[in-house]
Context: one part of a larger RNA
RNA sequence: UCCGAUUAAGGGAACUCGGCAAAUUAGCCCCGUGCCUUCGGCAUAAGGGGUCCCUGCGGUUGUCGACUUUUGUCGGUGAUUGCAGGGCGCAGUGACUAGAUGGGUCCGACUGUUUAACAAAAACACAACUUUCUGCUAGCCCGUAAGGGUGUGUACAGAAGGUGACGUCUGCCCAGUGCCUGUAAUUCAAACUCCGGUUCAACGGAGCUAAGAUCAGGUAAACGGCGGGAGUAACUAUAACUCUCUUAAGGUAGCGAAAUGCCUUGCCGUUUGAAUGACGGCCUGCAUGAAUGGCGCAACGAGAUCCAUUACUGUCCCUAAUCGGAAGCCC
Numbered sequence: 001u002c003c004g005a006u007u008a009a010g011g012g013a014a015c016u017c018g019g020c021a022a023a024u025u026a027g028c029c030c031c032g033u034g035c036c037u038u039c040g041g042c043a044u045a046a047g048g049g050g051u052c053c054c055u056g057c058g059g060u061u062g063u064c065g066a067c068u069u070u071u072g073u074c075g076g077u078g079a080u081u082g083c084a085g086g087g088c089g090c091a092g093u094g095a096c097u098a099g100a101u102g103g104g105u106c107c108g109a110c111u112g113u114u115u116a117a118c119a120a121a122a123a124c125a126c127a128a129c130u131u132u133c134u135g136c137u138a139g140c141c142c143g144u145a146a147g148g149g150u151g152u153g154u155a156c157a158g159a160a161g162g163u164g165a166c167g168u169c170u171g172c173c174c175a176g177u178g179c180c181u182g183u184a185a186u187u188c189a190a191a192c193u194c195c196g197g198u199u200c201a202a203c204g205g206a207g208c209u210a211a212g213a214u215c216a217g218g219u220a221a222a223c224g225g226c227g228g229g230a231g232u233a234a235c236u237a238u239a240a241c242u243c244u245c246u247u248a249a250g251g252u253a254g255c256g257a258a259a260u261g262c263c264u265u266g267c268c269g270u271u272u273g274a275a276u277g278a279c280g281g282c283c284u285g286c287a288u289g290a291a292u293g294g295c296g297c298a299a300c301g302a303g304a305u306c307c308a309u310u311a312c313u314g315u316c317c318c319u320a321a322u323c324g325g326a327a328g329c330c331c
Base pairs, nucleotide, nucleotide: 001326002325003324004323005322006321007320008319010317011316014315019312027051028050029049030048031047036041038165052087053086054085055084056083057082058081059080060079061078062077063076064075065074066073067072088092100310101308102307103306104305105304106303107301108300112124113123128163129162130161131160132159133158134157139150140149141148142147166296167295168294169293171226172225173224176223177222178219179218180217181216182215185214186213187212192207193206194205195204196203227245228244229243230242231241254288255285266282267281268280269279270278271277
């Protein structure tokens, strides 16, 4: 010096990206417990008090005995519990064991699952909602096939996809791509028919024609998409209103500097001595937006972030001491 521990006066987060680490708290009994809430919870909320030993006096009760007609009374011995007085120590869950707490916001409803050995999460799953296929010799999957699985199941079933509790909702677009339906008509291969090919044939032509395509419809909890320019109100500003170009339709309800906002440290307020932070509001949304789900939401979380306090502390002011170990000078 390093590693692992222990302890520190006064201060108490001034450290730091950040209370990282450490410290605080801790079990059980009693009292007490706000907001919010899906009325179950939150909750051990928070916050207080007690906890050891001896003695006395009670309560409840097992069992045995005596008295006792019975209910019971008394005594012995156990279990459990209440009150009071006293005793000792700094300290009585004396060691070990054993939550620090509260508030705001984001995400995910929840318990679960995951990258064996850098990621445990906001990712996956989930109950629930929804779409598609399938009437059983089903559909889907495996196999060249025979055959097998789902299933010795049968639509309250099976298969495939999406969203992801609950509450409240889920707007417009079928032009493109996809899927489904239809088929009067068009197109269309081989085969087949007919004709040509001096005979046979190659070959050539015509006709007929399946699927497909064209065509006509439907379908967005299918893939996806959801505009621009002018003018206008008796201060100004703004524009309920009007005009215009244009699209398949021009973003509805919500939410919004957001896990999404470039400009940006946007602007206002609260928080601080001071805030590119946090929270609340605003909306000028570079580039929000509705099951690629939108917005809320109690509970839950080794999730992300901000604040507080009180508490707490060697994180720090500012280092010091002790215990155990490693290393040590040259190669």
Large-subunit ribosomal RNA, domain IV from an uncultured archaeon, 331 nucleotides, folded computationally. RNAcentral holds the full RNA, with entries from SILVA. The prediction has a mean pLDDT of 82. Its Rfam family is "Archaeal large subunit ribosomal RNA".